This is a predicted structure of a 72-nucleotide RNA (transfer RNA) from Candidatus Gugararchaeum adminiculabundum. The source organism's lineage runs through Archaea, Nanobdellati, Microcaldota, Candidatus Gugararchaeales and Candidatus Gugararchaeum. It was read from a public genome assembly. Its Rfam family is "tRNA". By type it is a transfer RNA. The coordinates come from a structure-prediction model, not an experiment, and the mean pLDDT is 83.
RNA sequence: GCCCCCGUAGCUCAGCGGUAGAGCGACGGUUUUGUAAACCGUAGGUCGAGGGUUCGAUCCCCUCCGGGGGCU
Numbered sequence: 001g002c003c004c005c006c007g008u009a010g011c012u013c014a015g016c017g018g019u020a021g022a023g024c025g026a027c028g029g030u031u032u033u034g035u036a037a038a039c040c041g042u043a044g045g046u047c048g049a050g051g052g053u054u055c056g057a058u059c060c061c062c063u064c065c066g067g068g069g070g071c072u
Stems, first nucleotide, its partner, number of pairs: 001071007010024004018055001026042005048064005
């Protein structure tokens, strides 16, 4: 220098055009002498940034930023 993949909740990841979800974690409650476990509930996201297409974008297109891999 060229090519490919990834970036979504604190962490690990789903979701591939129509209101953003799960597990774990956090917090509150029930239970217990108490803790843990179990069960119930709550909060937490400008979907890496900017622009474009579209009635509508996490999703499609372009540029950039960050991370990983391959080739020379």